[in-house]
Context: one part of a larger RNA
RNA sequence: UCAGGCGUAAAGGGUUUGUAGGCAGCUUAACAAUAAUUUAAGCUAGAAUCAGAUAGAGGUCACCGUGAGAGAACAUUUAGAGUAGGGUUGAUAUCUGUAAAUACUAAGUGGAAUUCUAAUUAGCGAAAGCUCUUUUCCAAAUAAUGAUUGACGCUGAGAAACGAAGGUGAGGAUAGAAAAUAGGAUUAGAUACCCUGGCAUCCCUCUCUGUAAACGAUGAAUGGUAGUUGCUAGUUAUAAUGAGCUAGUGGCGAGGUAAACACGUUAACCAUUCCGCCUUGUGAGUACAAUUGCAAAGUUGAAAAC
Numbered sequence: 001u002c003a004g005g006c007g008u009a010a011a012g013g014g015u016u017u018g019u020a021g022g023c024a025g026c027u028u029a030a031c032a033a034u035a036a037u038u039u040a041a042g043c044u045a046g047a048a049u050c051a052g053a054u055a056g057a058g059g060u061c062a063c064c065g066u067g068a069g070a071g072a073a074c075a076u077u078u079a080g081a082g083u084a085g086g087g088u089u090g091a092u093a094u095c096u097g098u099a100a101a102u103a104c105u106a107a108g109u110g111g112a113a114u115u116c117u118a119a120u121u122a123g124c125g126a127a128a129g130c131u132c133u134u135u136u137c138c139a140a141a142u143a144a145u146g147a148u149u150g151a152c153g154c155u156g157a158g159a160a161a162c163g164a165a166g167g168u169g170a171g172g173a174u175a176g177a178a179a180a181u182a183g184g185a186u187u188a189g190a191u192a193c194c195c196u197g198g199c200a201u202c203c204c205u206c207u208c209u210g211u212a213a214a215c216g217a218u219g220a221a222u223g224g225u226a227g228u229u230g231c232u233a234g235u236u237a238u239a240a241u242g243a244g245c246u247a248g249u250g251g252c253g254a255g256g257u258a259a260a261c262a263c264g265u266u267a268a269c270c271a272u273u274c275c276g277c278c279u280u281g282u283g284a285g286u287a288c289a290a291u292u293g294c295a296a297a298g299u300u301g302a303a304a305a306c
Stems, first nucleotide, its partner, number of pairs: 003279004007261002012275001014162004021155003025043006046152001047149005053142002058138002067134003070114001074110007085096002123130002166209002169206004176202002181197004219274006227252010256263002281306002289300004
């Protein structure tokens, strides 16, 4: 290269938008032998817009310093009353307490989180993710109906934006938890498991980093292909239930696929288009080089040798 592949054997990019490119509805006419293509005109089944309706943990804002509020728990301060232990453990000890603790009562302060409702299969979001109440603004999704535009579409190398946790820089806040670390135990030893403490960190504001088993280990889009049984939001019809339809979310499952496990209208089935990726193991996601970053590191990414 060809060919075959990418759920679990090597292999789907963390996600979205989108440039180039690739691919792409129907009818008529013109050029031409036909088709593709081009040009022109038109159509409405793709796509989009508008109207009114619904559900939702979708996001965000306040002030130039963190919108307002709630209850429980925890810690702490003061006061009361009260006296010798408390706390922890398998058992101890470190620790704490006559400078009056622990337990109890009352009042105040502080920071973080949000019990129940509640879902191991609900809902929303592109993914990351989102769950106390309330307020502001913004966005997305879907059904039926009507109207409008008239192919305006799909994918998408580069590129841009977002991107858990952890970490970095500057400034705050600091109740609790707690890497590092100190002490006490255990043990032959114990750089651990257990206990008592505890800085960074977890929280807030402004930046950077750009990675995860970022998983459905399953790229996006379009069309087709038995059923059955739940849930969510609508809708049609009915006196009511049952029932039908649409969108989503689960289980089982015919034909089919698959090495098997299993998948199965939410496909790993039958087809089409575009992108990414793989090609025996180890060496190795390493070295060198380039590039990004304040750094830590990230991205791209070999070979010899065995």

This is a predicted structure of a 306-nucleotide part of an RNA (small-subunit ribosomal RNA, central domain) from Ramaria flavescens. NCBI's taxonomy places the organism under Eukaryota, Basidiomycota, Agaricomycetes, Gomphaceae, Ramaria. The gene name in the source record is rns. Rfam family: Bacterial small subunit ribosomal RNA.